[in-house]
Molecule: transfer RNA
Organism: Gemmatimonadota bacterium
RNA sequence: UGGGGUGUAGCUCAAUUGGCAGAGCGCGCGGCUGUUAACCGCGAGGUUGCAGGUUCGAUUCCUGCCGCCCCAGCCA
Numbered sequence: 001u002g003g004g005g006u007g008u009a010g011c012u013c014a015a016u017u018g019g020c021a022g023a024g025c026g027c028g029c030g031g032c033u034g035u036u037a038a039c040c041g042c043g044a045g046g047u048u049g050c051a052g053g054u055u056c057g058a059u060u061c062c063u064g065c066c067g068c069c070c071c072a073g074c075c076a
Base pairs, nucleotide, nucleotide: 001072002071003070004069005068006067007066010025011024012023013022019056027043028042029041030040031039049065050064051063052062053061
């Protein structure tokens, strides 16, 4: 430098044909228990990497950029 993949909650990941952003773990509170753990219930937590475009409507489609991973190449 070129090609491919990827970016969504603190972490790991979903989200159907473009139509109200979710789960598990973790965290907070409560229940249970002599206490902790486990178990049960409730709750908080999101500019969906950034900037534009298309659309009535974008996590999803298009363009550019940025980070990370893989492959190839160049220089040394």